[in-house]
Order: sequence, then structure tokens, then C1' cells
RNA sequence: GCUUGUUCUCAGGGCAGGGUGAAACUCCCGACCGGCGGUAUCCCUUCUGCGGAAGGGGAGCCCGCGAGCGCCCGCGGCCCAUGCCGCGGGGACAGCAGACCCGGUGAGAGGCCGGGGCCGACGGUUACAGUCCGGAUGGAAGAGAAUGAGC
Repeated sequence: GCUUGUUCUCAGGGCAGGGUGAAACUCCCGACCGGCGGUAUCCCUUCUGCGGAAGGGGAGCCCGCGAGCGCCCGCGGCCCAUGCCGCGGGGACAGCAGACCCGGUGAGAGGCCGGGGCCGACGGUUACAGUCCGGAUGGAAGAGAAUGAGC
């Protein structure tokens, strides 16, 4: 250094201001937010034999992943039940599952610069929610640390 076991820690942000109304952070005008890994024509730092090299950062809508719902399995309740409700588990399924164009530069843009646009689980609610409340003091993509083993 690579592979791997165990343990621990960390791991999501956001409706200002106004309108209507009995009531809206849910509608309308407008405002605000952007998890994790990858990719890199961008940026920073260091080195340089000036060719370049190394390290760090860099995408909501390019590729993939995660939580949630669905789905499947189990248990309990509803006199029974293929039905309904609740709780727990699975991740072999990938259905909900999402959203980008134009101009510029350039050898090359999906990422850079400029402009305009678009997207966002489920349940709840005096009225429809990316932003409020709840499951959640949960879980997790993953990041880091400690320690053991193999090469």
C1' cells in the first nucleotide's frame, strides 16, 4: 500500500413580504432549499527538467445509490376470511420515481460562463404542502477513526 474482520463516531436544507378567505407557511403573486458515490474543457495549492505532475474542491434535473410508499414474508386485532387495520422483517422486484434547454467559449460541454425553464415519498391538517406536524431521540447511501488478520 491492497484486501478483509470487529468496534465506535458522524451522516438534510427550506415559504421573507403580500392577496383571497371564517379558516391556507397547503390556493394565488412572490420567496427559499438541494442527501451520498462517480464523472470533469472549471477553480485553488504545491512541485517542475516548463512538456507537465501531485493533492484538494467542484452537477437537484449526466450515470448510479439512499430514506419513504408500493411489493413480498411473518405476527396480532377485526366472531371467520382471499378483505381491512396495526406492528415487525426482507431488499430477490424496481412499479410510484422526479426534473434541461438555448446562446457563448472550445478540438471536444452532460458538468464551465450567460440566460431562461423544470423537479421534489407517505400519513395528517378548519382548504390542495419540496418548505408546517408525524412515523423519526428511527433508518440509511456513505464518510471518518480505532484495532485485528492475510498478501
FMN riboswitch aptamer (RFN element) from Azospirillum picis, 151 nucleotides, folded computationally. Its mean pLDDT, the model's own confidence on a scale to 100, is 78. The sequence was found by an Rfam model in a public genome assembly. The organism belongs to Azospirillum, within Bacteria.